[in-house]
RNA sequence: GGGGCUAUAGCUCAGCCGGUUAGAGCGCAUCCCUGAUAAGGAUGAGGUCCGUGGUUCGAUUCCACGUAGCCCCA
Numbered sequence: 001g002g003g004g005c006u007a008u009a010g011c012u013c014a015g016c017c018g019g020u021u022a023g024a025g026c027g028c029a030u031c032c033c034u035g036a037u038a039a040g041g042a043u044g045a046g047g048u049c050c051g052u053g054g055u056u057c058g059a060u061u062c063c064a065c066g067u068a069g070c071c072c073c074a
Stems, first nucleotide, its partner, number of pairs: 001073007010026004019057001028044005050066005
């Protein structure tokens, strides 16, 4: 220098052919249970879907560029 992949909750990750409300497990908070923990049960909080622009009636999803990480070629 060129190419590819990834970026979604605190962590690890789903999210189909673009569709009106974004999810799971773990973790966290409150309550129940216990002599007290762990485990278990109930409820709940928690999101700039990396950024900017574009396409579209509509974008987490498609396109371009940028940023960050990983990999390959030179």